The RNA shown here (c-di-GMP-I riboswitch aptamer) has 87 nucleotides and comes from a bacterium.
Its Rfam family is "c-di-GMP-I riboswitch aptamer". Rfam links the family to the GO term cyclic-di-GMP binding. Rfam describes the family as follows. GEMM was predicted in a large-scale screen for bacterial structured RNA regulatory elements.
Its mean pLDDT, the model's own confidence on a scale to 100, is 88.
The sequence was found by an Rfam model in a public genome assembly.

[in-house]
RNA sequence: UUGUGACAAAGGCAACCUGUGCUGAAAGACACAGGGCGCAAAGCCACCUGCCUGGGACCGAAAGGUUAUGGUAGAGGGGCCGCCGGA
Numbered sequence: 001u002u003g004u005g006a007c008a009a010a011g012g013c014a015a016c017c018u019g020u021g022c023u024g025a026a027a028g029a030c031a032c033a034g035g036g037c038g039c040a041a042a043g044c045c046a047c048c049u050g051c052c053u054g055g056g057a058c059c060g061a062a063a064g065g066u067u068a069u070g071g072u073a074g075a076g077g078g079g080c081c082g083c084c085g086g087a
Stems, first nucleotide, its partner, number of pairs: 004085002012039002016035006023028001037074001043080003047077003050072003056067004
């Protein structure tokens, strides 16, 4: 340095629940507090697939249906950066 992931050490993040605020059509995102499922990248990126939503558009007499330019990085793949050092 690369690979790799210990009954190691120092730390980190925070599913979900509760309370509060803010934003969005919604899905969801953001902020604060308490608890803490779990995670060796649960750090970052929407390139591919999946999944969620459907304001707008289209179809329909209506009910409703189709659709991403919206979202999801803790759904998977891929890309970039990265703490520690026993075997």